[in-house]
C1' cells in the first nucleotide's frame, strides 16, 4: 500500500429500513435476626465519527478513525 472482519448500555452480546433490546452489573423497595439467594421497580445509549440515499437509517451507499486477520 491492497483486501476482508469487527465497533450498539458499565460489561458480554442480539437487532436483514418503521418507538434500540436481553443477560450480567448498579441503585431503591419487599423478604430475612443478619448475610446470601429470591421477588418488584428504577436509572444508564450522541448505535465509533462525518456526509449521502429515503417519508423514515443501528440496518443501504461514500469517506474517515480505532482494533484484528490476510496479501504485498
Nucleotide at each position: 500500500g491492497c483486501g476482508g472482519g469487527c465497533g450498539u448500555a458499565a460489561u458480554u452480546c442480539a437487532g436483514c429500513g418503521g418507538u434500540a433490546g436481553a443477560a450480567u452489573g448498579u441503585c431503591a423497595g419487599c423478604u430475612u435476626c443478619c448475610c446470601a439467594a429470591g421477588c418488584u421497580g428504577a436509572a444508564c445509549g450522541u448505535c465509533g465519527u462525518g456526509g449521502g440515499u429515503u417519508c423514515g437509517a443501528u440496518c443501504c451507499c461514500c469517506a474517515u478513525c480505532g482494533c484484528c486477520c490476510g496479501c504485498u
The RNA shown here (transfer RNA) has 72 nucleotides and comes from a bacterium. It matches the Rfam family "tRNA". Rfam classes the family as a transfer RNA.